Transfer RNA from a Clostridiales bacterium, 77 nucleotides, folded computationally. The sequence is in RNAcentral, with records from ENA. Taxonomically the source falls in Eubacteriales (Bacteria, Bacillati, Bacillota, Clostridia). Rfam family: tRNA. It is annotated as a transfer RNA.

RNA sequence: GGAAUAAUAGCUCAGUUGGUUAGAGCAUUACACUGAUAAUGUAAAGGUCCUAAGUUCAACUCUUAGUUAUUCCACCA
Numbered sequence: 001g002g003a004a005u006a007a008u009a010g011c012u013c014a015g016u017u018g019g020u021u022a023g024a025g026c027a028u029u030a031c032a033c034u035g036a037u038a039a040u041g042u043a044a045a046g047g048u049c050c051u052a053a054g055u056u057c058a059a060c061u062c063u064u065a066g067u068u069a070u071u072c073c074a075c076c077a
Base pairs, nucleotide, nucleotide: 001073002072003071004070005069006068007067010026011025012024013023019057028044029043030042031041032040050066051065052064053063054062
């Protein structure tokens, strides 16, 4: 320098060939249970869906540019 893949909650990840309030598990907090803790159950909180622009009646989803990470190829000393 070229190519591919990925970026969604604190962490690990889903999200149906665009369709109307964005989800799960773990973790956190509260309550129940217990003599107490753990475990278990119930509930809650937690998100500018990496950034910007565009297409569309409508974008996590499509297009373009950028950023970051991983992998592969090439080059140089």